[in-house]
Context: one part of a larger RNA
């Protein structure tokens, strides 16, 4: 100059994307603790005192009295707190070597399959797993604690159900025409073999009929209207299978957007509450809450500091020069 450290007046986040990082906080004994809640928690909430040593007193906890220091959990170790919001209920899991998370997984909820040589799976098969188990079982799917709740669309595709009609495959067939051939001077030509057609018979399938969305999916458009003015409860027309219902909404989703408007700041593209003009929310690809949790995301607030105004002193270890 570096690295690793101490310590800095005065301010205290003015540093930065951001309090990274550092500093606070710390044990143990008391007191005292709020919102919200699923009554368990939250909670060590928060914020406060005490803390050594010595004599007596008491079984003890501990009381009373002296007494020393800037200081007494005297060094080490040893929670910073607190206010709002998203998202995942949660303990858990994961990218071995850049991602630990709002992604997996999970209890729970629901659809379906499967009567046992079970479905399913691995195998050419034998066998094996499922299971020395039997639907309160075992597979698959798709939701993801728990409250409140899961709307409307079976036209399409799927998939269950049906069997009356239409169509349909090998077979099989009445016949029908060819070759062949006994026999005939020839035309012609029987049975037999043989090649080709072939009426009609022929299951499942598809067509059809119905069912079904916690199947795969979809959930509309222009015009006009109320005695200021905007708006349009209402009303007309097209079109659909049906035209978004509850809830939530500039949001992990809002382009325009720094949307209005109100909080918070002297000041706020962020962030809280709210309105609704949802570019493109929406109900187990689950729709809205929600106590607790979270090395989680954001966003304020105290403590608290060398992160910074803005450097400075210092120890140590490297370098770097001279010897």
């Nucleotide at each position: 100059c570096u690295c690793u450290c101490u310590c800095u007046a005065a301010g205290g986040a003015a540093c930065u994307c951001g309090g990274c990082a550092a500093a606070a906080u710390g044990g143990c004994c008391c007191c005292g603790u709020a919102a919200c809640u699923u009554c368990g928690g939250g909670a060590g909430a928060a914020g406060g005192g005490g803390u050594g040593c010595c004599a007596c007193c008491g079984u003890g906890a501990g009381g009373u009295g002296g007494u020393c220091g800037c200081a007494g959990u005297g060094a080490a170790a040893g929670g910073g707190u607190c206010c709002a919001a998203g998202c995942a209920a949660c303990u858990g899991u994961u990218u071995a070597u850049c991602a630990a998370a709002a992604a997996c997984a999970c209890a729970g909820g629901u659809c379906u399959c499967u009567g046992c040589u079970a479905a399913c799976u691995c195998g050419u098969a034998a066998g094996a797993g499922g299971a020395u188990g039997u639907a309160u079982a075992g597979g698959g799917g798709c939701u993801g604690a728990c409250g409140c709740c899961u709307g409307c669309c079976c036209a399409g595709u799927g998939c269950c159900g049906g069997a009356a009609g239409g169509u349909u495959a090998a077979g099989g067939a009445a016949g029908u025409c060819g070759g062949u051939c006994a026999g005939g001077c020839a035309a012609c030509g029987a049975a037999g073999c043989u090649g080709a057609c072939g009426a009609c018979c022929g299951a499942a399938g598809c067509c059809c009929c119905g069912g079904u969305g916690a199947a795969c999916g979809g959930c509309g458009g222009c015009c006009g209207u109320a005695a200021c003015u905007a708006u349009a409860a209402c009303g007309g027309u097209c079109c659909u299978a049906a035209g978004g219902u509850a809830g939530c909404g500039a949001a992990a989703u809002u382009c325009c957007u720094u949307g209005u408007c109100g909080g918070g700041u002297a000041a706020g593209u962020u962030c809280c509450g709210a309105c609704c003009c949802g570019c493109a929310c929406g109900a187990a690809a689950g729709g809205c809450g929600u106590a607790a949790u979270g090395a989680u995301u954001u966003g304020g607030a105290c403590g608290c500091u060398g992160u910074c105004u803005c450097g400075g002193a210092g120890a140590g270890a490297g370098g770097c020069u001279c010897g």